[in-house]
RNA sequence: AGAGUUUGAUCAUGGCUCAGGAUGAACGCUAGCGGCAGGCUUAACACAUGCAAGUCGAGGGGCAGCGCGAGGUAGCAAUACCUUGGCGGCGACCGGCGCACGGGCGCGUAACGCGUAUGCAACCUACCCACUACAGGGGGAUAACGGAGGGAAACUUCCACUAAUAUCCCAUGGUGUUGUUUUCCCGCAUGGGGAGACAACUAAAGCUUCGGUGGUAGUGGAUGGGCAUGCGUGACAUUAGGUAGUUGGCGGGGCAACGGCCCACCAAGCCGACGAUGUCUAGGGGAGCUGAGAGGCUUAUCCCCCACACUGGUACUGAGACACGGACCAGACUCCUACGGGAGGCAGCAGUGAGGAAUAUUGGUCAAUGGACGGAAGUCUGAACCAGCCAUGCCGCGUGGAGGAAGAAGGUCCUAUGGGUUGUAAACUCCUUUUGUUCCAGAGUAAUAAGGGCUUUGCGAAGUCCGAUGAGAGUAUGGGACGAAUAAGCAUCGGCUAACUCCGUGCCAGCAGCCGCGGUAAUACGGAGGAUGCGAGCGUUAUCCGGAUUCAUUGGGUUUAAAGGGUGCGCAGGCGGCGCUCCAAGUCAGCGGUCAAAGUUCCGGGCUCAACCCGGUGCCGCCGUUGAAACUGGGGUGCUUGAGUAGGUGCGACGGAGGCGGAAUGCGUGGUGUAGCGGUGAAAUGCAUAGAUAUCACGCAGAACCCCGAUUGCGAAGGCAGCUUCCGAGCACCCGACUGACGCUGAGGCACGAAAGCGUGGGUAUCGAACAGGAUUAGAUACCCUGGUAGUCCACGCGGUAAACGAUGAAUACUGGUUAUCCGGGCCUUCGGGCCUGGGUGACUCAAGCGAAAGCAUUAAGUAUUCCACCUGGGGAGUACGCCGGCAACGGUGAAACUCAAAGGAAUUGACGGGGGCCCGCACAAGCGGAGGAACAUGUGGUUUAAUUCGAUGAUACGCGAGGAACCUUACCCGGGCUCAAACGCGCAGAGACAGUUGCGGAAACGCAAUCUCCCCUCGGGGCCCUGUGCGAGGUGCUGCAUGGUUGUCGUCAGCUCGUGCCGUGAGGUGUCGGCUUAAGUGCCAUAACGAGCGCAACCCCCAUCUUCAGUUGCCACCGUGUUAUGGCGGGCACUCUGGAGAGACUGCCGGCGCAAGCUGUGAGGAAGGCGGGGAUGACGUCAAAUCAGCACGGCCCUUACGUCCGGGGCGACACACGUGUUACAAUGGCGGGGCAACAGAGGGAAGCCAGGCGGCGACGCCGAGCGGAUCCCGAAAACCCGUCUCAGUUCGGAUCGGAGUCUGCAACCCGACUCCGUGAAGCUGGAUUCGCUAGUAAUCGCGCAUCAGCCAUGGCGCGGUGAAUACGUUCCCGGGCCUUGUACACACCGCCCGUCAAGCCAUGGAAGCUUGGAGUGCCUGAAGUCCGUGACCGCAAGGAGCGGCCAAGGGUAAGACAAGUGACUGGGGCUAAGUCGUAACAAGGUAACCGUA
Repeated sequence: AGAGUUUGAUCAUGGCUCAGGAUGAACGCUAGCGGCAGGCUUAACACAUGCAAGUCGAGGGGCAGCGCGAGGUAGCAAUACCUUGGCGGCGACCGGCGCACGGGCGCGUAACGCGUAUGCAACCUACCCACUACAGGGGGAUAACGGAGGGAAACUUCCACUAAUAUCCCAUGGUGUUGUUUUCCCGCAUGGGGAGACAACUAAAGCUUCGGUGGUAGUGGAUGGGCAUGCGUGACAUUAGGUAGUUGGCGGGGCAACGGCCCACCAAGCCGACGAUGUCUAGGGGAGCUGAGAGGCUUAUCCCCCACACUGGUACUGAGACACGGACCAGACUCCUACGGGAGGCAGCAGUGAGGAAUAUUGGUCAAUGGACGGAAGUCUGAACCAGCCAUGCCGCGUGGAGGAAGAAGGUCCUAUGGGUUGUAAACUCCUUUUGUUCCAGAGUAAUAAGGGCUUUGCGAAGUCCGAUGAGAGUAUGGGACGAAUAAGCAUCGGCUAACUCCGUGCCAGCAGCCGCGGUAAUACGGAGGAUGCGAGCGUUAUCCGGAUUCAUUGGGUUUAAAGGGUGCGCAGGCGGCGCUCCAAGUCAGCGGUCAAAGUUCCGGGCUCAACCCGGUGCCGCCGUUGAAACUGGGGUGCUUGAGUAGGUGCGACGGAGGCGGAAUGCGUGGUGUAGCGGUGAAAUGCAUAGAUAUCACGCAGAACCCCGAUUGCGAAGGCAGCUUCCGAGCACCCGACUGACGCUGAGGCACGAAAGCGUGGGUAUCGAACAGGAUUAGAUACCCUGGUAGUCCACGCGGUAAACGAUGAAUACUGGUUAUCCGGGCCUUCGGGCCUGGGUGACUCAAGCGAAAGCAUUAAGUAUUCCACCUGGGGAGUACGCCGGCAACGGUGAAACUCAAAGGAAUUGACGGGGGCCCGCACAAGCGGAGGAACAUGUGGUUUAAUUCGAUGAUACGCGAGGAACCUUACCCGGGCUCAAACGCGCAGAGACAGUUGCGGAAACGCAAUCUCCCCUCGGGGCCCUGUGCGAGGUGCUGCAUGGUUGUCGUCAGCUCGUGCCGUGAGGUGUCGGCUUAAGUGCCAUAACGAGCGCAACCCCCAUCUUCAGUUGCCACCGUGUUAUGGCGGGCACUCUGGAGAGACUGCCGGCGCAAGCUGUGAGGAAGGCGGGGAUGACGUCAAAUCAGCACGGCCCUUACGUCCGGGGCGACACACGUGUUACAAUGGCGGGGCAACAGAGGGAAGCCAGGCGGCGACGCCGAGCGGAUCCCGAAAACCCGUCUCAGUUCGGAUCGGAGUCUGCAACCCGACUCCGUGAAGCUGGAUUCGCUAGUAAUCGCGCAUCAGCCAUGGCGCGGUGAAUACGUUCCCGGGCCUUGUACACACCGCCCGUCAAGCCAUGGAAGCUUGGAGUGCCUGAAGUCCGUGACCGCAAGGAGCGGCCAAGGGUAAGACAAGUGACUGGGGCUAAGUCGUAACAAGGUAACCGUA
């Protein structure tokens, strides 16, 4: 100090989350020791038991109990018993002091309670200190004890005796108190103080060891308190008004004292937006935690203050209490009881129950410190000091150290003959001994008390020495011995965040702080190995601060992210121009006081260190005082520039009221006129022969004001538009006369405020919610059409909201330019205009600056100042409740629970659009031929089946994998076999063959039986094969979403990128855009780009022309020869051809256009012309596209089976549906005949092609030559010519079926092809729709080849023959490219997304009511008790009992207010897996969207 998380990516906004520290903690796992500290946060709930406040005999009477003495009785005695206050002492009693401290708790309290600073001239203070004075005399009681009673008890009554430092009276008496009074001094008001006089009133106590000690009055001090005041000290305004002793006065009472504290009377005040009152919450502070600080949070332990003591009230005593371990009363509760009555108060220490996640021993000691009493000894002290329990925290120590590689074994992982890791870790060797065990020694804490000695001293007294005493504790600590011996865990390991692999699991089980993991290879779940972090602890949970500048004083924002009030006026408030002067409140400085201690910081010291402890020291705040005077403030005085006023001149759709005008529309009347009008995408509803629409004339009505008109003007905003009059307001300029800071802003408040809406009354032409009808549609409560009410208009009143927007509050000042325009003024003018100046309204960006960017930019979103308003994640929600306003509609104010990890802004790249522009493509169009209808073939779906093996599924599956399923193939099914296995490799052992042959069983595989029977050899053995055994096998089983390879598609489309530079915060852009051009990102020009790569093109192959070389099997012009005929033969290589090498074409030339690139021409030349035709060639990438069944391969799975062999079946099924084809439907045709079989090309041929001959109608058979091929063989057809058929289900068409055959093959039943004869189905050109093709193409005709025994081939791949039509053009459909635009899409439109309904869960509002709580009010009642009155009773008296009264806790009752809980039913909201209905929004979202309103 930051990080994760919104996006495909980016920047900014913004929330959520994490890393840190902390705790009186709790929980989980674990645990060796010590020191120091801490330990009911909950029920101020209830408490058994013990203890926590007594002491003094030197105040007193006394003496129950104990001890001593004395006496007595018994006894030898010890001793026992009795008597005796004589002594030590002492229960109870009288009396004194204490019990108001110490200890606990935080209920109450929002308060002078606390903190801080002051004041008391308005006060008290026992014990202590100093000083002054005094203490004379007398009296009467009473407790204890004794006696007699009552009661269960608690307790109590009566009688009698008695003492005091108890109590009363008298005296004395002061500086006391009170009254009167004299005088002096002082003060901030009341007033205070000193000195004096007079009067009145009031004191005392003794004990004694004679040293003392105590008593009384008073003054002063000290200490402790009381009271008052300034300032500070929670939340809520959805609490706005509160208050009757209330505020003040006068008089009195009361008090220690002031005071309305209390009372009588008088006045009517007092508090409050600077937050009264109310409600809720809470003890306050020193301090603690956190934080850089400012701040935030907290109030455990320790200290100070306050409050409280079962709840409420009350007083008594006392120096002090309204009293924790005192009293009285009331209440609730508990306990005892003999039922009549009584007792009690742990928020003291321990302890118990209860509550709770949770918090200890019914311990020891007064040794120390402190307290009470006492002269002291001493007693008491759950204060305190110690110990016990608890890892609750902080701190310290240890669990060993050094060496040690065969890097052991084991574990674990891997690319696995081996390696990595655990890991110097262990073993092993040497060493040490904190801790531990054991033995021994053993503290400090202790200072002194009484008392005594010494020194000083006038007296108190001070100093010093001696002097009993230790709970903790035989603890701390020291020493010896033994021995690595007794001691390590917890969490984590996807990112944040340090640490990775294997196995298991398979959106399951689970994890999770956030993001998120898990659906078969999970570093995220569980286990293991390893690693990391911390370590006697480690994690989790909870809470606080931090990070969070995320409430922003330090230190934020408001155009679009949340956020400027709709606008103005304006009270309070805040802020405020220039000069002089005074004051000194703020401000600043010096000095002083205070800020308790502890704590914190720093310095130093003590426990072996540290924690801990001790000593010292600093900061801020408040107060006082002295001073300063710049600034702010206050007083005074002046000024004119801010502001205003006057005068002059202008401007405008500024407001209000009235008058007037024309056009249009509708209606009325009349005329002309006739069949339609109207409306739409198309229609229909509607209107019209009762005469519409159209047209003319006249009239009426209401509303709005064309052109001008603008990028204009005016207004505070809303808003304002025909012309004109009146009334009113505003602004600007000029001038410089007047005032003299009069200003700015503005919470509340007041006013204005579009449209819609409301009330009353008018008005109603147009338009037009609702409504009706017609259309559209799946529906259409819409969009479109025809009508149409409210409304729209006016007057008056209400309402008060809008996307009331510049999404930009008001004011002032300052800061570059250019330009347009509106309204003024001045100067100049050649009258066109120019220059200067003020105010307004706009544009631009070459400026600075700002901004997340877009953008803003003198009309700021710049630089500054002042004031106001507003914001603090999204949803819930501008909702609920409450309150205010309103006639209502509704408006204003305005939450929470719950829920999400985002929501949102700007910009970027894509993708998309029923956005735009440009441009391509058989994309459309123009054409030709098809498909879709029929039959058949084939593939697919579906269905069926024992199986119909599997895959391919929009384009990009479907005559596809299949370039050959009868067996085989074959993966499927049924059945029969095998299990080192069907094949192969290796090891060991055995047999010697194996194979074959034969027989039997069998469907075969196979089994059984019989028979037959090796080779080499160095004699060890080897080869071969069989059997057994072992290791490798085998799997077309799964995953194409783990993969390689290959392939399809976009697409032969023109694109896809990089380097450097430049621009941008960045994603990214530029380049690659623009203009022209091209088939092309092809090229040219331009250019913050310049270059380059992969693509394009070219290089390669085939075809088209020519040249050259070569010349057999090809060819035949010339010569020869031969034949019925044929290059058949000799010969030749010219031609054709074959196949090698070259040439040729490049917009090169010409014309036109163009800057160029290039385009164009019926141009020239050329075989070929503008890419000549065809092929091969497929950029970055997309579709988790296809394929694990072609092959390969990771992982998983099977192993007498998911392997393998065999027989048979199936892959060929068949109601159907689709794709691709074939053949047709006929005359451009069929059939027959003809050239003795017209004319190709490319291929193939030995288990082959087969000439030829013979047989057969034929398939074919038999015989048979040639040919491994330019030599032989494999017969082209359409075409052409002749004839026939004559439009018919036919001489078309050939399916289907019957019969007979041929061929292949082990075998044609399921399930082959072909032939012949017969049969002769559907079909007469095919709906919506759809496919191919732009030239040697389509169409049409045949031929060949692969696979192959044969073939289901009509398929596929090739070959040649014949050989068209059409393209105006790019509006439309489809696909694509580039630029641009919008976007809420990015899985990218097959996207996103809204609302109702249905289901589950959750929180919440309303609700007839029901229940509860605290507070207040009225009335009734009213304990104890103070006070007042009375007081016939008691008392000698003082006085008291009693009685009455005021007040009053509590109780009762009544009506309300407030708060909470609950509630049938009900309202919306949130969340939830793939539910239903539609399609609202995002692209012009298909009716632009949105705001207000009905």
The RNA shown here (small-subunit ribosomal RNA) has 1494 nucleotides and comes from an uncultured rumen bacterium. RNAcentral holds the sequence, with entries from ENA, Greengenes and SILVA. Its mean pLDDT, the model's own confidence on a scale to 100, is 84.